[in-house]
RNA sequence: GCGGCUGUGGCGGAAUUGGCAUACGCGCACGUUUGAGGUGCGUGUCCGAGAGGAUAUGGGUUCAAGUCCCAUCAGCCGCA
Repeated sequence: GCGGCUGUGGCGGAAUUGGCAUACGCGCACGUUUGAGGUGCGUGUCCGAGAGGAUAUGGGUUCAAGUCCCAUCAGCCGCA
């Protein structure tokens, strides 16, 4: 330099062939249970006062995009 794959909350990881983004699990915080701890159970856990915004970044297509198209960035693999 060329080609391929991957990128989603703090972490892992879903989202049914374009139709409720963050299901589910882990971790964490608070509460409850206990003499205390562990276990279990309950609530909460992206940004924003709100309206809304947010799927690596920026564009495009579409009534509608995490999903399709283009460019860029990062990681991994292969070729030279």

The RNA shown here (transfer RNA) has 80 nucleotides and comes from a Eubacteriales bacterium. The organism belongs to Eubacteriales, within Bacteria. Rfam family: tRNA.